GlmS glucosamine-6-phosphate activated ribozyme aptamer from Compostibacillus humi, 173 nucleotides, folded computationally. Taxonomically the source falls in Compostibacillus (Bacteria, Bacillati, Bacilli, Caryophanales).
């Protein structure tokens, strides 16, 4: 080093890395010069290496399926590739409204935070990364920390207004 088993831990802008980019190192080649070498500049191969999504939001069960919500940064790498996800459908479970109230169906529209829908309007989220500075590892591309500092949206939260919204039985007034 690889494989197998068994323990720990550990996740959803999550994880991993054969494509590119990059850094280094060795080789061989091209450039320029009258020419030679020498420096300097490219190009290719190997080897090993770095990179490869910044918070806000988001899980009832159980099948299924795939670019599964919002903005910032950046301006081809947050490119691309696998794999996975709290997203959609379907069913079942359960919840809230259907206009007095109680059971049963039936319709909508959600998930325990379940507060009826849809339209509008007002209001709010310590945003983080970058950015500045500092240390600390690495030749180097990078990486880890810590302080400082600003700015968001949204199918995320609340308040209001108007629209819309069953059947049947039973009991009350």
């Nucleotide at each position: 080093u690889u494989a197998u088993u068994u323990u720990a831990a550990a996740a959803a802008g999550c994880g991993c890395c054969a494509g590119g980019a990059c850094u280094a190192u060795u080789u061989u080649c091209c450039u320029g010069u009258c020419g030679u070498a020498a420096g300097g500049g490219g190009a290719a191969a190997a080897u090993a290496g770095u990179u490869g999504a910044c918070g806000a939001g988001g899980u009832g069960g159980a099948g299924g399926u795939u670019g599964a919500u919002c903005g910032a940064a950046g301006g081809a790498u947050u490119c691309g590739g696998c794999g996975g996800a709290u997203g959609c459908c379907u069913c079942c479970c359960g919840a809230u409204u259907g206009u007095a109230c109680a059971u049963c169906u039936c319709a909508a529209u959600c998930g325990u935070u379940a507060c009826g829908u849809u339209u509008u309007a007002u209001u709010c989220a310590u945003a983080a990364a970058a950015c500045a500075a500092u240390a600390a590892g690495g030749c180097a591309a990078c990486u880890u920390a810590u302080u400082g500092c600003a700015c968001a949206a949204a199918g995320g939260a609340a308040u209001a207004a108007a629209a819309c919204a069953a059947g049947a039985u039973g009991u009350a007034g």
Notes: Rfam family: glmS glucosamine-6-phosphate activated ribozyme aptamer. By type it is a riboswitch.